[in-house]
Context: one part of a larger RNA
Molecule: large-subunit ribosomal RNA, domain V
Organism: Candidatus Limnocylindria bacterium
RNA sequence: UCCGCAGCAGGACGAAAAGACCCCGUGGAGCUUUACUACAGUUUGACAUUGGGCAUAGGUACAAUAUGUGUAGCAUAGGUGGGAGACUUUGAAGCCAGGGCGCUAGCUCUGGUGGAGUCACCGGUGAAAUACCACCCUUAUUGUAUUUGUGUUCUCACCUCAACCGUUAUCCGGUUUGGGGACAGUGUCUGAUGGGUAGUUUAACUGGGGCGGUUGCCUCCUAAAGAGUAGCGGAGGCGUUCAAAGGUUGGCUAACUUCGGAUGGAAAUCGAAGUGAUAGUGCAAGCGCAUAAGCCAGCUUGACUGUGAGGCCUACAAGCCAAGCAGACACGAAAGUGGGAGCUAGUGACCCGUCGUAUUUUAACUUCGGUUAUAUGAAAGUGGGAUCGACGACGCAAACGGAUAAAAGUUACCCCGGGGAUAACAGGCUUAUAGCGCCCAAUAGUUCACAUAGACGGCGCUGUUUGGCACCUCGAUGUCGGCUCAUCUCAUCCUGGGGGAGGAGCAUCUCCCAAGGGUCCGGCUGUUCGCCGGUUAAAGAGGUACGUGAGCUGGGUUCAGAACGUCGUGAGACAGUUCGGUUUAUAUCCGCUGUGGA
Numbered sequence: 001u002c003c004g005c006a007g008c009a010g011g012a013c014g015a016a017a018a019g020a021c022c023c024c025g026u027g028g029a030g031c032u033u034u035a036c037u038a039c040a041g042u043u044u045g046a047c048a049u050u051g052g053g054c055a056u057a058g059g060u061a062c063a064a065u066a067u068g069u070g071u072a073g074c075a076u077a078g079g080u081g082g083g084a085g086a087c088u089u090u091g092a093a094g095c096c097a098g099g100g101c102g103c104u105a106g107c108u109c110u111g112g113u114g115g116a117g118u119c120a121c122c123g124g125u126g127a128a129a130u131a132c133c134a135c136c137c138u139u140a141u142u143g144u145a146u147u148u149g150u151g152u153u154c155u156c157a158c159c160u161c162a163a164c165c166g167u168u169a170u171c172c173g174g175u176u177u178g179g180g181g182a183c184a185g186u187g188u189c190u191g192a193u194g195g196g197u198a199g200u201u202u203a204a205c206u207g208g209g210g211c212g213g214u215u216g217c218c219u220c221c222u223a224a225a226g227a228g229u230a231g232c233g234g235a236g237g238c239g240u241u242c243a244a245a246g247g248u249u250g251g252c253u254a255a256c257u258u259c260g261g262a263u264g265g266a267a268a269u270c271g272a273a274g275u276g277a278u279a280g281u282g283c284a285a286g287c288g289c290a291u292a293a294g295c296c297a298g299c300u301u302g303a304c305u306g307u308g309a310g311g312c313c314u315a316c317a318a319g320c321c322a323a324g325c326a327g328a329c330a331c332g333a334a335a336g337u338g339g340g341a342g343c344u345a346g347u348g349a350c351c352c353g354u355c356g357u358a359u360u361u362u363a364a365c366u367u368c369g370g371u372u373a374u375a376u377g378a379a380a381g382u383g384g385g386a387u388c389g390a391c392g393a394c395g396c397a398a399a400c401g402g403a404u405a406a407a408a409g410u411u412a413c414c415c416c417g418g419g420g421a422u423a424a425c426a427g428g429c430u431u432a433u434a435g436c437g438c439c440c441a442a443u444a445g446u447u448c449a450c451a452u453a454g455a456c457g458g459c460g461c462u463g464u465u466u467g468g469c470a471c472c473u474c475g476a477u478g479u480c481g482g483c484u485c486a487u488c489u490c491a492u493c494c495u496g497g498g499g500g501a502g503g504a505g506c507a508u509c510u511c512c513c514a515a516g517g518g519u520c521c522g523g524c525u526g527u528u529c530g531c532c533g534g535u536u537a538a539a540g541a542g543g544u545a546c547g548u549g550a551g552c553u554g555g556g557u558u559c560a561g562a563a564c565g566u567c568g569u570g571a572g573a574c575a576g577u578u579c580g581g582u583u584u585a586u587a588u589c590c591g592c593u594g595u596g597g598a
Base pairs, nucleotide, nucleotide: 001598002597003596004595005594006593007592008591010590011589012588015584022419023418024417025416027415028414029411030410031409032408035200036199037198038197039196041193042192043191045189046188047187048186049185051154052153053152054151055150056149057148058147059146060145061144062143063142064141065140066139068137069105078136079135080134081133082132085119086118087117094113095112096111097110098109099108100107101106158180159179160178162176163175164174165173166172203215204214205213212232216238217237218236219235220234221233222231239400240282241341242340246300247299248298249297250296251295252294255275256274257273258272259271260270280289281288283346285344286343287342304327305326306325307324310321311320312319316401329338330337331336352395353394354393355392356391357390360375362373363372364371365370377388378387426473427471428469429468430467432466434462435461436460437459438458439457443453444452480555481553482552483551485547486544487543488542489541490540493518494517495516496513497512498511499510500509501508520534521533522532523531524530561579562578563577564576565574566573567572
């Protein structure tokens, strides 16, 4: 070196299982609820099935009877019309008794008595006689009819216990007694309630996700001297306001400093000089603005109607600028200017609904309320209605290009499709943090910076901490600690050699060299760590996938069960706690150990 045999498990990011953790999907499912929307169920009412009597309350109609007071006036005049007479021995006035109404003045009814008159027309009143008749009004009573409600009762629908028969039959049908009874039950419609059940929704961005924050528009910087340009980059604003803060014509010039000046002061108003736009602009910033776009005044409504060449911007849709023409105007002597505001924010597509134009338009008249004439979008004769259409305004979407008319959670019981496009372990890069050095040397060290320590600061090294990044791995790189077995580094704990000391000695402090060897046993805790006890020459610090689970363990963490505390309405949740909880494999290759042969 080659070939065997028996072994060990360090590697083949070994095998197994399209990772269960994490994220994503306008994926799924289970569960919850004061998410949304439905549906069972429950319940309210109406009608039907559903009938009779009585009482009572109300409505309507009819009939009869009564009823009616402003002031003036004989007086308690409901309205209108007719009307010159009406009532009375078929018992008038008056008187007595009783009832009713009432504004306390009276009106009216019944009975008795009485025995012949009473009332009107006529004067006063807005209106003339309840003298008389007719039709009505207000209010009230009585009666009839009808209807509704309530109460009560009946029996005939309907319900039901029981017995008997069909019949050997807990169905059903029939007969009978009893109980209930127009209720209950059932049907249709209707209001409520309704996780009992069902279908769904529950946003995105994001140096993983969640929590927090944000989401549209305007201004500046980042932005690299055309435009544009990202970030959870740095700063701020907006969701309006104004009938003048618009138009036009004419005119004017701030602000500050210094000096002077009664009250008067830092600052009020007055004067002078100087600087020159620092002022002002409704509101943030930028850019503008003195010919002023700033300030004041006069007159006004162009904060107009119909259009619009040509451009800017731009994926689209939007957005922006705009001369000119026609009409009718404002201001100005005129030339002219004027289709809102110094400019850039002050906002919202389509559909749907409501309102308006259109109880209207134009012309004339007008007492300003209207009147007359005429015209008035859409479908093949005409008119009307409905519907539709046009323009304007309002009502949403702020997750602001707005998925719906309408929407929250939970899953450790979970599932699927994917991702190393994205987290947790390990590795990598980085080294803020950490550890370890060096420089400067204030200060401490009685004196003296440098025996020793070293502030304020500065410069490095390491890759052991906590992090940052998200580069391999999510068709799987098993995760803490212990056990076993190790191997390396030196920034050395002991042992060895040396320098300095604020080293008398013993001890000790500090620095240099040095990795050969060594570096404990217990108690508590799952612990690493740490504290404690007893020893030791010493009980070193680290790397090795925080060495080592195809070597062991499985106490911790991190599935399914259960409980406590807390949170949550709840399902459930908690780097909170507690009890319990399957650790696979016969080694192909490399590697290693032992052994045999060539």